[in-house]
């Protein structure tokens, strides 16, 4: 410099036109326990990287920036 692939909750990923964006850990509240872990109910928590276009609709599909891994001379 060109090629590919990735960004969505604190952390690891699902979700590839129309559901109220979801799980798992992890937090918080509570039971249980002498206390603490385990388990157990319940329960916060999101500008879906950003910025335009497409379409009645966009996390999804196109542009273009940025960022991060890969691959190439």
């Nucleotide at each position: 410099g060109c090629c590919c692939c990735g960004g969505u909750a604190g952390c690891u990923c699902a979700g590839a036109g129309g559901a109220u964006a979801g799980a798992g850990c992890a937090g918080c509240u509570g039971c249980c326990u002498u206390c603490u872990a385990a388990g157990c109910a319940g329960u916060u928590g999101g500008u879906c990287a950003c910025a335009g276009g497409u379409u009645c609709g966009a996390u999804u599909c196109c542009u273009g920036u940025c960022c991060g891994g890969g691959g190439u001379a």
The RNA shown here (transfer RNA) has 73 nucleotides and comes from a Lentisphaeria bacterium. Rfam family: tRNA. The family's RNA type in Rfam is transfer RNA.